[in-house]
RNA sequence: GGCUGGCCCUGCGCAGCGGGCAGGUGUGAACUCCGCCAGGUUCGGAAGGAAGCAACGGUAAGCAUUUUGUCCGGGUGCCGCAGUAAGCCGGCCCCG
Numbered sequence: 001g002g003c004u005g006g007c008c009c010u011g012c013g014c015a016g017c018g019g020g021c022a023g024g025u026g027u028g029a030a031c032u033c034c035g036c037c038a039g040g041u042u043c044g045g046a047a048g049g050a051a052g053c054a055a056c057g058g059u060a061a062g063c064a065u066u067u068u069g070u071c072c073g074g075g076u077g078c079c080g081c082a083g084u085a086a087g088c089c090g091g092c093c094c095c096g
Base pairs, nucleotide, nucleotide: 001093002092003091004090005089006088007087009083010082011081012080013079014077015076017073018072019071020070021069022068023066024065025064026063027062033058034057035056041050042049043048
């Protein structure tokens, strides 16, 4: 001096972590929502109606959770790909 490997660094991917939103599941109205409404109430001479408490069923906000989707983030990574000016640590070759 040439070639080259690694570190550092940069980007992307993947994984992981954290968070937002959506979805799923569960829970969720004692009073206040919806359905159905025993009893009781009420209209009717009756037949038959009406409103409707409890129970029962459902649902909302909320809460919990997540082998799901998506977005965002980093003092994450014995990971992959690409790059790598300067710096650091090596290998090989050549010249003096």